[in-house]
Molecule: c-di-GMP-I-GGC riboswitch aptamer
Organism: Aquibacillus sediminis
RNA sequence: AAUUGAAAAGGCAAACCAUUUGAAAGAAUGGGACGCAAAGUCAUGGGUCUAAGGUAAGAAGCUUUUCUUGCUAUGAUUGCCAGAUUGCCAAAA
Numbered sequence: 001a002a003u004u005g006a007a008a009a010g011g012c013a014a015a016c017c018a019u020u021u022g023a024a025a026g027a028a029u030g031g032g033a034c035g036c037a038a039a040g041u042c043a044u045g046g047g048u049c050u051a052a053g054g055u056a057a058g059a060a061g062c063u064u065u066u067c068u069u070g071c072u073a074u075g076a077u078u079g080c081c082a083g084a085u086u087g088c089c090a091a092a093a
Stems, first nucleotide, its partner, number of pairs: 003093001004090002011036002016031006034079001040085003044082003047077003053072008
C1' cells in the first nucleotide's frame, strides 16, 4: 500500500409515531433503532414504485364537460443491484 473486517472511538438510522409538504409514489424535521464499513456523494445503466400531465378505449352528458379503465416519467427510490468518485479505524492473515 492493496486485500480484508477483530476491537475501540466516532458516524448513519429501517419499521413505527407526530408535524409539514406532494396528485401520488415519496420527501423534510423531531422522536425512535431493524440494521449498516461506505446505509458518504452522484438517478449514469438495469430493476421497482407512482401517474399529476399526456394519450387510447369505453360510459354519461350534449358542445366540449365529467367519470371509468389501460398505457406512458419528465416524478420517486442509492437501506434493490451494478457503475463512478471520495473517505475513518487497524487485530489477525